[in-house]
Overview:
The RNA shown here (small-subunit ribosomal RNA) has 1508 nucleotides and comes from a freshwater metagenome. Its Rfam family is "Bacterial small subunit ribosomal RNA". Rfam links the family to the GO terms ribosome and structural constituent of ribosome. The prediction has a mean pLDDT of 84.
RNA sequence: AGAGUUUGAUCCUGGCUCAGAUUGAACGCUGGCGGCAUGCUUAACACAUGCAAGUCGAACGGUAACAGGCCGCAAGGCGCUGACAAGUGGCGAACGGGUGAGUAAUGCGUAGGAACUUGCCUUUUAGAGGGGGAUAGCCUAGGGAAACUUAGGGUAAUACCGCAUAUGCCUAAGGGUGAAAGCUGGGGAAACCUGGCGCUGAGAGAGAGGCCUACGUCAGAUUAGCUAGUUGGUGGGGUAAAGGCUUACCAAGGCGAAGAUCUGUAGCUGGUCUGAGAGGAUGAUCAGCCACACUGGGACUGAGACACGGCCCAGACUCCUACGGGAGGCAGCAGUGGGGAAUAUUGGACAAUGGGCGAAAGCCUGAUCCAGCAAUGCCGCGUGUGUGAAGAAGGCCUGCGGGUUGUAAAGCACUUUCAGGAAGGAGAAAGGAGACUAUGUAAAUAGCAUAGCGCUUUUGAUAUUACUUUCAGAAGAAGCACCGGCUAACUCUGUGCCAGCAGCCGCGGUAAUACAGAGGGUGCGAGCGUUAAUCGGAAUAACUGGGCGUAAAGGGUGCGUAGGCGGACCCUUAAGUCAGAUGUGAAAGCCCCGGGCUCAACCUGGGAACAGCAUUUGAAACUGAGGGUCUAGAGCAGAGAAGAGGAGAGUGGAAUUUCAGGUGUAGCGGUGAAAUGCGUAGAUAUCUGAAGGAACACCAGUGGCGAAGGCGGCUCUCUGGUCUCUAGCUGACGCUGAGGCACGAAAGCGUGGGGAGCAAACAGGAUUAGAUACCCUGGUAGUCCACGCUGUAAACGAUGAUAACUAGAUGUCAGAACCAUUGCGGUUUUGGUAUCGAAGCUAACGCAUUAAGUUAUCCGCCUGGGAAGUACGGCCGCAAGGUUGAAACUCAAAGGAAUUGACGGGGGCCCGCACAAGCGGUGGAGCAUGCGGUUUAAUUCGAUGCAACGCGAAGAACCUUACCUACCCUUGAAUCCACAGAACCUGCACGAGAGUGCGGGGUGCCUUCGGGAGCUGUGAGACAGGUGCUGCAUGGCUGUCGUCAGCUCGUGUCGUGAGAUGUUGGGUUAAGUCCCGUAACGAGCGCAACCCUUGUCUUUAGUUGCCAUCAAGUCAGUUGGGGAAUCUAAAGAGACUGCCGAUGAUAAAUCGGAGGAAGGCGGGGACGAGGUCAAGUCAUCAUGGCCCUUACGGGUAGGGCUACACGCGUGCUACAAUGGUCGGUACAAAGGGCUGCCAACCCGCGAGGGGGAGCUAAUCCCAGAAAGCCGAUCUCAGUUCGGAUUGGAGUCUGCAACUCGACUCCAUGAAGUUGGAAUCGCGAGUAAUCGCGAAUCAGAAUGUCGCGGUGAAUACGUUCCCGGGCCUUGUACACACCGCCCGUCACACCAUGAGAGUCCAUUGCACCAGAAGCAGGUAGACUAACCCUUUGGGAGGUCGCCUACCACGGUGUGAUUGAUGAUUGGGGUGAAGUCGUAACAAGGUAGCCGUAGGGGAACCUGCGGCUG
Repeated sequence: AGAGUUUGAUCCUGGCUCAGAUUGAACGCUGGCGGCAUGCUUAACACAUGCAAGUCGAACGGUAACAGGCCGCAAGGCGCUGACAAGUGGCGAACGGGUGAGUAAUGCGUAGGAACUUGCCUUUUAGAGGGGGAUAGCCUAGGGAAACUUAGGGUAAUACCGCAUAUGCCUAAGGGUGAAAGCUGGGGAAACCUGGCGCUGAGAGAGAGGCCUACGUCAGAUUAGCUAGUUGGUGGGGUAAAGGCUUACCAAGGCGAAGAUCUGUAGCUGGUCUGAGAGGAUGAUCAGCCACACUGGGACUGAGACACGGCCCAGACUCCUACGGGAGGCAGCAGUGGGGAAUAUUGGACAAUGGGCGAAAGCCUGAUCCAGCAAUGCCGCGUGUGUGAAGAAGGCCUGCGGGUUGUAAAGCACUUUCAGGAAGGAGAAAGGAGACUAUGUAAAUAGCAUAGCGCUUUUGAUAUUACUUUCAGAAGAAGCACCGGCUAACUCUGUGCCAGCAGCCGCGGUAAUACAGAGGGUGCGAGCGUUAAUCGGAAUAACUGGGCGUAAAGGGUGCGUAGGCGGACCCUUAAGUCAGAUGUGAAAGCCCCGGGCUCAACCUGGGAACAGCAUUUGAAACUGAGGGUCUAGAGCAGAGAAGAGGAGAGUGGAAUUUCAGGUGUAGCGGUGAAAUGCGUAGAUAUCUGAAGGAACACCAGUGGCGAAGGCGGCUCUCUGGUCUCUAGCUGACGCUGAGGCACGAAAGCGUGGGGAGCAAACAGGAUUAGAUACCCUGGUAGUCCACGCUGUAAACGAUGAUAACUAGAUGUCAGAACCAUUGCGGUUUUGGUAUCGAAGCUAACGCAUUAAGUUAUCCGCCUGGGAAGUACGGCCGCAAGGUUGAAACUCAAAGGAAUUGACGGGGGCCCGCACAAGCGGUGGAGCAUGCGGUUUAAUUCGAUGCAACGCGAAGAACCUUACCUACCCUUGAAUCCACAGAACCUGCACGAGAGUGCGGGGUGCCUUCGGGAGCUGUGAGACAGGUGCUGCAUGGCUGUCGUCAGCUCGUGUCGUGAGAUGUUGGGUUAAGUCCCGUAACGAGCGCAACCCUUGUCUUUAGUUGCCAUCAAGUCAGUUGGGGAAUCUAAAGAGACUGCCGAUGAUAAAUCGGAGGAAGGCGGGGACGAGGUCAAGUCAUCAUGGCCCUUACGGGUAGGGCUACACGCGUGCUACAAUGGUCGGUACAAAGGGCUGCCAACCCGCGAGGGGGAGCUAAUCCCAGAAAGCCGAUCUCAGUUCGGAUUGGAGUCUGCAACUCGACUCCAUGAAGUUGGAAUCGCGAGUAAUCGCGAAUCAGAAUGUCGCGGUGAAUACGUUCCCGGGCCUUGUACACACCGCCCGUCACACCAUGAGAGUCCAUUGCACCAGAAGCAGGUAGACUAACCCUUUGGGAGGUCGCCUACCACGGUGUGAUUGAUGAUUGGGGUGAAGUCGUAACAAGGUAGCCGUAGGGGAACCUGCGGCUG
């Protein structure tokens, strides 16, 4: 410090997720030791048991128990000593310890303040005189179950109460008021003297506490108003103290948008975690403050409490009870139950530190110190070290060679930390007591106090301590997670969208590095992972440090309040600001430098820091404040200018419609085409007249005006703003603007008018599968006016307002000045409105002086998508609705701009038998053949739009054959091994055959004599075998777009980038063919050419071919001969827009011409770029994986692949006279032939048979070409057309023609008379037509592949259909339109709103009620000390009663939150459901916004608006 994830890819926006650190954690697996920390985060839930606050006999009366002593003979007695139960009294119990419920301020933090208190402590000062009456304990007598309690008697004090005196306080200046206590040492005979500890008053201090002020201190405005003791004053009261703290009266204030009140949540802080920091989160342990102590209320005592282990009352709960009544409060330490994912021992000790009491010894102390439990965390150590290659065994993988585990192990040589055994052994101990010495006090050698590194004695829970030494032995000690990317680490097996994984993206549907296991590896390590939580990354709330044209986001517009900000100069001030000083900022923590535990964690000393607050001294630039001045901002004035700016009144013509009349006749109207509608009762058309309403053609313009909405005939009246010029006046008067106020299209609403046209709704007609639409005919609200409401729009420049600055160019509107003036001239300038463009900005598109640039000020708004601008609540509205405006839940995206494709019922250009123009077909018939379907035991399998269907199959009777049935075989047809046998030939039996059995003949070849080779049989196991599956695991091959002209690369350039450029453009071509232009320059694969064939010629060569000339001849190129011609087959030539002309840019090229056998690629073929279709093929072959192994393998026989209501494809033959039949007759090419082609000749009507010559082929054979030509006949008919079908008879092939061959002959003679919708081929030697051959093959073509013969018609042209290429445009598509996608309905699940209500909680108001208690009052009762007294009593006090206040409780009525509720509303998510097709392309009616109506639904329509 970043990374993953939206896309085909890119950049951006934006969310989600991850890597880090952390924790009082929990869970899973695992677990050796030690040190230091930490340990109920939940039920402030309930608690059994024990302990947690006592102490003082040197305050007191005393003596229950214990020990000692004394007296006593003993029983017993004596408080005599040590001590001490209970009691009086003192001090403490208000500390320490726990918890965080409450509390949003009576709190906390920081800094201050004045009107206070303070026990113990320190210090100063003054005192401590003299009296009194009670009371507990105790004794006696009662009550009660108990707790406890009543009465009587007597008693002490440092308990209690007066008197005196004292600072002091009050005062009317006379006076009044108003403290105290002793105990214990020493000396002394005593008086008394002298210590110590106490006591009282007053002052000071320290420390502690109370009160007040300022600032800071969570969220919600869907909480906006709150407040009557409320705010202030005066008097009274009250408190330790200021104060409405309280009361009476007076005034009417006080708080609040800088957030009062209300609601929710919460102890606050030092700090802790995180972070670069700023911040964010948090407030366990430690420390400071606060609050609380079962819940609520209350006071008492006291220096201090409204009191955790005190009291009283009320309530809930628990316990005891004799039922009358009592007791209790673990949020102290342990512990129990409960809750919970979860948190420890009913331990030891006061040895240390600290606290209480005490003169002290000492006692108490669950504070504390220790131990126990827990890997809960941090830190440290160990589980060995070295050597060791035969790279062992085993495991795993394997390409079978090996690799890896792996120096790892074993083995050898060492070591012994830790744990274990044994022995030793610090420090934590300071104090205390005693003796001694010295000093002080004092009269004192008593006493007391202080001091002594001094002496003696004594104190350790921890503790079997730390630590040290020693003993033995590698001995007792390693796991967890992960290994697709992020993210370090890879293979095998199993599984087969199952089981499962998953933090995000996503894995799993038979080859899973993603599941599970294993081997191996990576990371960390006594831990490792997971979960939860916080910060970080997140600049994802942006102070540091973000944005708002299109991604979320500028308010519809203005005016203006508060607020914020504000021109120039001078003076003053010092609030902000800056500098210095002082105080504070607790300790701990963090940081730095040291020190101590062997190190570290940890502990400890010092420093720094704590960005704050306060006080104070200065400075005066800037901001503020006060004062003075200025004119550049702003405004006023004067002179001019333009304008659909606004309101009102009037007025004009054109047009539509209606009405009246005239003319006139059959249609009009409307549409894609029609129909509804109107019209012979006279329409439409046309003329004249009248009525009425609405809107204002041309001018008219990215022209004008207005804040926006918006504004358009003309005239008048009233009125707002703007601009120009002048520079006279004012003198900062300014900008923005939360709330607020006003304006605000269309639609809509109310009341009243008006109503020509148009037109939601509605009706009818069409269209359609439907058509609640688009189209048509009608038509009502409405549109118009007046008044009132509504307050929204794509109210848009999707761009808030103001001010300043920053190149220009061009147009236009309204002014002004100057120059000149021929001009409708030129120059300059101000204000508006547009287009282009530099810098700059921007994700890009784009913006660019009218900024989206650079700055400043102010306002509004945004923070992932959906749910949703919805629900609830509030406000507004007559309603429609508007405004404000969530959450649960759900997704990992949603989105912007641009790129490349693909697509479009977008556009342009171009091509193709694509259409058109033609010729001939198919579709109808019969048959052949293939497919589907059906059937079957089987009808084997594959191919399925073009690009399957006369396809694989260049040929199924058996074989083929893969299918079915039946019968057989199980190492099998192959290789290896062993044994036997030569191989081989052959007979018989059984069987459908495979096969099985029994026989006969036969003894080979090579040899180094060991044996070997081949063949056959048998046997065992390694293995064979599979047309079984997967073409979606593959290779290879093939089809297709398409013989279409395209597909790319290097370097450069442009762009953030995907990409672009090149390859686009202008021409041209069959062509990305070529030329020109050009930020491109070149290149590659394609095109073309090179190859084959054909067309012309030449040369060479002439046998089997040929024969012009010459000769022979049996007349056959037969022979001699010839190479001239044909031909054959080798080599060449030839054609290149080369030449001429025209066009064109002078280019490329095109057109025409000449010559030529051939002319612009001469014809044909082979040749198929990069890619697409998961196209086809596992059944040609090869091949991974899976499956079968007495069978899914192998063999045999028979059957099937040939079935047949039917549908389709491809063909053949026809329907006839351009023909059929018969007779005669002519001319090919290219092939094939020894398991072959087969001549002559003979036989047969024929298929064919016999025959055997020739031929391994330019020699012989197949082999007669046919159409054609010459004749004859038929005469338009189901025929002399057509030949299916069937009967009979044959031939050939072949083991075998039944299922199921071809052919021949005789007989039979079906459909069919040119074929609906639709559809195919063809551009010249082509279509059409005619025959011939070949491959396969025993036989079996109408198929396929070739060959030649005869031989046309038409092409104007590119509008349209189909396909393709290039450019461009739109896109919400990228699996790419066979795309994407919207809504209703149905089903399931989830959360949520409404809902008659119901239940709980909190709370306001009103009223009732009123415990305990304090205060006040007091007619009742009682009353020791002290005071007064007339000695009776009074005063005072206690109890009782009453009043005020008040907790619990009760009633009524509101408010708020939550839970629940029949039913119901929408929403979300779900597998492939139903209906349509609304949107994305002109999405097939452009879409969208607002509004209104309608409709199953998406939606449709009206009105206005926007261009996205």